[in-house]
Context: one part of a larger RNA
């Protein structure tokens, strides 16, 4: 010199983009972050409407009857999104392969089906325990919830035959037994449902090779290393278990220590390389510490269960409730690091035939000179070189065209006037084109009508006043650009290295000057 997620100190006008617990994976008060579908089901607590009866004219009862819908079955999400970096030296990553050893819901495409039944349960209702959380018992009731039954094969399993290969429980073809299937609604248009077989998406598993430091760590290992059998997985295997054998890493560094989430990148350098992994983007590993498995296409689950522990709260002392490494907010810790903010209008995601709900993801405000970029703090004339202030050899020199002064602009800034873009969808009529038995419906295209903005007093743009409302910090002995008085007298103090200070200090303090950079300078920090 460069650079920072920086912090101190003294200053501070604006606008644009971007970042903002690095510390204690410390503990958390409140409110919000995951729901949705009545076109799945029985229903009907509230809200509206309508009806009928009644009214004191204010209402009120009662009728699932309509619009919808608490709370209940169900079903598809809830394993995405989001957050941190505790662990982990490790097939975790990163790259190159393989899997004749795997699975994929939703979506696509292709074949082929959907017969006929059954017995429950929740809720409702009736009754009971409990301070609370919640829970017992009876009765009755429905489904796209559950059972079995029938019908099938290119599914799965056995037992054949032929092909095929270097080989294997290869591969292809193909008999025969056996076993497993389905739900229904509808507004009639469509929504779904089941098996098969393929294709997208996502993953799982194995391998080569790379991936810190330390021998003042030198030997480690018994499910250990291999093998037969079994189990268990989606699938390979000591993954697990029982037998058999004694084997397996290791100076090319096993074991153990100690740090540490990998990579794309990111700084810096001419390059090699050194030094980091903040924001974005990919993987990976956690969700108070550990453990554990159900559910499910998918977890061994951040806002889902149970256990054991640790802490905090309620408790009628019997017993129960929680988990912000989610967005905001608090306490702490520290040198440090924002708001209990607004919208779903836009991308995105769930769930829905749709309308639509829900969305601290998002998209946007709000605070902080934390950083990068821009723009501003006037400009043109002005000499008696005014006053003042510093110097002085006392003639003068500087500050200084700086100021006043004189005529000019109006960037930004106040207050008001108008103003795109971020909106295309969806609806909705209507033509056409396609599909069809059809002018339904679906789909595609075009036209018209209606209509959606958090940001927002948004950007921008025009008018009006008025130089108005806007500079500082840090240095000036060399290195290093810029000197003089005064005070102080080895004191007081400065200092980044050398080194200034002990009565003329261009190094201390002030002042005048100057330099140097600028909405910022300066100082620490660590790093090239």
């Nucleotide at each position: 010199g460069g650079a920072u997620g920086a912090a101190c100190g003294c200053u501070a006008g604006c606008g644009g983009g971007a970042g903002g617990c690095u510390u204690a994976a410390u503990a958390c008060a409140u409110g919000c972050a995951a729901g949705u579908c009545g076109a799945g089901g029985g229903g009907c607590a509230g809200c509206a409407u309508a009806g009928u009866a009644c009214u004191u004219c204010g209402g009120u009862a009662c009728u699932g009857a309509u619009g919808g819908c608490g709370a209940c079955c169900g079903g598809c999400g809830c394993a995405c999104g989001g957050g941190u970096g505790a662990g982990u030296a490790a097939c975790g990553c990163g790259u190159a392969c393989a899997c004749u050893a795997c699975c994929u819901a939703c979506c696509u495409u292709u074949a082929a089906c959907a017969g006929a039944g059954g017995g429950a349960u929740a809720g409702c209702c009736c009754u009971g325990g409990g301070a609370a959380a919640c829970u017992g018992g009876g009765a009755u009731u429905a489904a796209u919830a559950c059972c079995a039954c029938a019908u099938a094969g290119u599914a799965u399993u056995g037992c054949g035959u032929a092909u095929u290969u270097u080989a294997u429980u290869u591969u292809u073809a193909u008999g025969c037994a056996a076993u497993u299937a389905a739900a229904g609604c509808u507004c009639c248009g469509g929504c779904g449902g089941u098996u098969a077989a393929a294709g997208a998406u996502g993953g799982g598993u194995g391998u080569g090779c790379g991936u810190u430091a330390g021998a003042u760590u030198a030997g480690c290992u018994a499910g250990u290393u291999g093998g037969u059998a079994a189990g268990g997985u989606a699938a390979u295997g000591g993954c697990u278990u029982a037998c058999c054998a004694a084997g397996g890493c290791u100076a090319c560094g096993a074991u153990c220590u100690a740090u540490a989430g990998g990579g794309g990148g990111c700084g810096u350098g001419a390059g090699a390389g050194c030094g980091u992994g903040a924001a974005c983007c990919c993987c990976c590993a956690c969700a108070c510490g550990g453990g554990u498995a159900c559910u499910g296409a998918g977890a061994c689950a951040c806002g889902g269960a149970c256990c054991c522990g640790a802490c905090u709260c309620c408790u009628a002392c019997g017993g129960g409730a929680g988990g912000c490494a989610g967005c905001a907010g608090u306490a702490a810790g520290g040198a440090a690091u924002a708001u209990u903010g607004g919208a779903c209008a836009a991308u995105g995601g769930g769930c829905g035939c749709a309308a639509g709900c829900c969305u601290g993801a998002u998209c946007c405000a709000g605070c902080c000179a934390u950083c990068c970029c821009g723009c501003g703090u006037g400009a043109a004339g002005g000499a008696u070189g005014a006053c003042g202030g510093c110097c002085c050899u006392a003639u003068g020199g500087u500050u200084g065209u700086a100021a006043a002064c004189u005529g000019c602009u109006u960037u930004u800034g106040a207050a008001g006037c108008g103003g795109a873009g971020g909106a295309a969808a969806a609806g909705u009529u209507a033509u056409a084109g396609u599909u069809u038995a059809a002018u339904a419906c679906g789909c595609u295209a075009u036209a018209g009508c209606c209509g959606u903005g958090a940001c927002g007093u948004u950007a921008c743009c025009a008018a009006c006043a008025g130089a108005a409302g806007a500079a500082g910090c840090a240095c000036c002995g060399g290195c290093u650009a810029a000197c003089u008085c005064c005070g102080u007298g080895c004191c007081a103090g400065c200092a980044g290295c050398c080194g200034c200070g002990g009565u003329a200090a261009u190094a201390c303090g002030g002042a005048g000057g100057g330099u140097g950079c600028a909405a910022g300078c300066g100082u620490u920090a660590a790093u090239c």
The part of an RNA shown here (small-subunit ribosomal RNA, 5' domain) has 528 nucleotides and comes from an uncultured prokaryote.
Its Rfam family is "Bacterial small subunit ribosomal RNA".
The full RNA is in RNAcentral, with records from ENA.